[in-house]
RNA sequence: AGUGAAGGUAGAGGUGCGAGCUUCAAUAGUAAAGGCUUUGAGAAGAAUGAGCUUCUGUGAAAAGCUUUGAAAGGGAAGGUUCGCCGAAGGAAAGAAAGUCUCAUCACUUUCUUUGCUGGUUUUGCAUUGAAUAAAUGCAAGAUUGUCAAGAUGUAUGAUCUUGGAGAGCUAUCUCACUG
Numbered sequence: 001a002g003u004g005a006a007g008g009u010a011g012a013g014g015u016g017c018g019a020g021c022u023u024c025a026a027u028a029g030u031a032a033a034g035g036c037u038u039u040g041a042g043a044a045g046a047a048u049g050a051g052c053u054u055c056u057g058u059g060a061a062a063a064g065c066u067u068u069g070a071a072a073g074g075g076a077a078g079g080u081u082c083g084c085c086g087a088a089g090g091a092a093a094g095a096a097a098g099u100c101u102c103a104u105c106a107c108u109u110u111c112u113u114u115g116c117u118g119g120u121u122u123u124g125c126a127u128u129g130a131a132u133a134a135a136u137g138c139a140a141g142a143u144u145g146u147c148a149a150g151a152u153g154u155a156u157g158a159u160c161u162u163g164g165a166g167a168g169c170u171a172u173c174u175c176a177c178u179g
Stems, first nucleotide, its partner, number of pairs: 001178005007173005014085001016084006023076002032068007042055004047104005088117002091114009118144011146164007
């Protein structure tokens, strides 16, 4: 001086990522509760079947009128605090717990393993959702950072084209090897 290592440390991308708190919109004049009328035996516990429990002729369920009237998940204008730069997101498989019990199945949370996505944003389709919000997945664009190759041009530096991915990139330290 160079090479290698998913080694260690510190950084960069920017409407950068995630979480908490405050406020607000929407959910919604919905659910639920009360009253009146019709009707007259079922109804509730995610769906189906079985069981169990509870309510019900002091009127179930359904329908109409009326009074009172929410909340959670999700989200945003932002403000603030904290943790960060695979920040984080999601897919598949497995395990555990929960939703009255069992079976099928659905949903939620946590953990493990393996791949995928550099970031932001627009449009279309699909799923979730009350939603035209938003999120996720796929596809096609724009933009941006980084590295590689090429070209222009150049004292430095800058511009353009194409392509790759964060297990990346920059700096530095350690170890090993080579000269």